[in-house]
Context: one part of a larger RNA
RNA sequence: UGACGGGGGCCCGCACAAGCGGUGGAGCAUGUGGUUUAAUUCGACGCAACGCGAAGAACCUUACCUGGGUUUGACAUGUACUGGAAGUCUACCAGAAAUGGUGACGCCUUCGGGCUGGUACACAGGUGCUGCAUGGCUGUCGUCGGCUCGUGUCGUGAGAUGUUGGGUUAAGUCCCGCAACGAGCGCAACCCUUGCGAAUAGUUGCCAGCAUUAAGUUGGGCACUCUAUUCGGACUGCCGACGUUAAGUCGGAGGAAGGUGGGGAUGACGUCAAGUCCUCAUGGCCUUUAUAUCCAGGGCUACACACGUGCUACAAUGGUCGGUACAGAGAGCAACAAAGCCGCGAGGUGAAGUUAACCUCAUAAAACCGAUCUAAGUUCGGAUUGGAGUCUGCAACUCGACUCCAUGAAGCUGGAAUCGCUAGUAAUCGUGGAUCAGAACGCCACGGUGAAUACGUUCCCGGGCCUUGUACA
Numbered sequence: 001u002g003a004c005g006g007g008g009g010c011c012c013g014c015a016c017a018a019g020c021g022g023u024g025g026a027g028c029a030u031g032u033g034g035u036u037u038a039a040u041u042c043g044a045c046g047c048a049a050c051g052c053g054a055a056g057a058a059c060c061u062u063a064c065c066u067g068g069g070u071u072u073g074a075c076a077u078g079u080a081c082u083g084g085a086a087g088u089c090u091a092c093c094a095g096a097a098a099u100g101g102u103g104a105c106g107c108c109u110u111c112g113g114g115c116u117g118g119u120a121c122a123c124a125g126g127u128g129c130u131g132c133a134u135g136g137c138u139g140u141c142g143u144c145g146g147c148u149c150g151u152g153u154c155g156u157g158a159g160a161u162g163u164u165g166g167g168u169u170a171a172g173u174c175c176c177g178c179a180a181c182g183a184g185c186g187c188a189a190c191c192c193u194u195g196c197g198a199a200u201a202g203u204u205g206c207c208a209g210c211a212u213u214a215a216g217u218u219g220g221g222c223a224c225u226c227u228a229u230u231c232g233g234a235c236u237g238c239c240g241a242c243g244u245u246a247a248g249u250c251g252g253a254g255g256a257a258g259g260u261g262g263g264g265a266u267g268a269c270g271u272c273a274a275g276u277c278c279u280c281a282u283g284g285c286c287u288u289u290a291u292a293u294c295c296a297g298g299g300c301u302a303c304a305c306a307c308g309u310g311c312u313a314c315a316a317u318g319g320u321c322g323g324u325a326c327a328g329a330g331a332g333c334a335a336c337a338a339a340g341c342c343g344c345g346a347g348g349u350g351a352a353g354u355u356a357a358c359c360u361c362a363u364a365a366a367a368c369c370g371a372u373c374u375a376a377g378u379u380c381g382g383a384u385u386g387g388a389g390u391c392u393g394c395a396a397c398u399c400g401a402c403u404c405c406a407u408g409a410a411g412c413u414g415g416a417a418u419c420g421c422u423a424g425u426a427a428u429c430g431u432g433g434a435u436c437a438g439a440a441c442g443c444c445a446c447g448g449u450g451a452a453u454a455c456g457u458u459c460c461c462g463g464g465c466c467u468u469g470u471a472c473a
Stems, first nucleotide, its partner, number of pairs: 001473002003470003007467007015457002019421005026312008034303002042053002064298007073123001077122008087105003091102004108113001125287002128285003134281002136276003139272001141270001146185006152161003165176003191264004196232007205222003210219002235258001238252005314414001318373007330361003335354002340349003380411001385406007427449007
């Protein structure tokens, strides 16, 4: 100087408390461990691994296993020698295919060469090892308020001072004081979005008044809504109180908004030899008829069990049936697909329109109105199983999703323990998207309805500043 303390002081955070809803019990989905297996590819392991890499394993992917093939190679460049244009075929034979064999058609040139096959050689190749050799990227403490430097001063020196102190703040934020005076990286602001207004613009958007229609459908209009560009607006600016005449705090006015208005992006010096050699790059090592490469099939989907994360429930604030209403944000041409018709349905048929404020996906659902069920393992719950189908796709056996009929399991609110959340939040309800042929209860985004509670900081956890002790560095 740090680090540590079941030392002290001050302070903060959904850290506790006060509340609301969960997890832990059930069934299923998914990841992991374990076990099994020819293989169940590999990585990730307290927080910070476990719906994680994987924004999507039937083949492919695929790295694993079994079997069948190839060896200058699936891919790149070059040299030498030597053939042929390249190539095409719904041709034939063997085969699981890869591939091998046969056949047919084809014969470049500006003579420099181009393209391509074979042989030989340099080499290619490796998701093989080492993340404890590395770059890059990322997680974490933590959006915590810290981390340093120049000059000066003090100290033999390590170092100190500044950065401590008194106030204040979300903040090393600002004020005052001070052997310090300044500065840098962080904080804040600048950026995006949302909340109010104005100007400009008026189609594909909108409709107040006038006509018109089944319908903003059409004429007409651009007031209004909206869209999207530029401005304005909030600064403790004004008033009062408190405060050191300060910084600031509390209250008030005006205002759409008030003290950082809400949300996001933004992550200092560093820590964990944290993670990644399987994104990529890369040193070293290893491999070279194999640890390379092609193909078929299988596996990654196994199942006495254990754990994590979720979904659905256990019902009446509910289930079922009928009727009525209101979003936002997205996506679409190898795509989204309307109307109509067929089917109980998944879906089929059909093809209008749309490269989209135009057309389509597309009925939002909870909600509201009415009817019914009447406390029951039920008209709750939907697992499981049997049968019949639809769709995608060469192909749904291993191993897809969905539909219909039948079946109708566990489950009556969950032990110890444990998680999230402070407001348009929690809870609850649907909608869309990426990936994607098909395949979400996951992920990302969107809106609808919309709470309760916070006395307080003694305690648990994490963190910051000062101080103290130390046999630690």

A computed fold for a 473-nucleotide part of an RNA from a metagenome, annotated as small-subunit ribosomal RNA, 3' major domain. Its Rfam family is "Bacterial small subunit ribosomal RNA". Its family is annotated with structural constituent of ribosome and ribosome in the Gene Ontology. The prediction has a mean pLDDT of 84.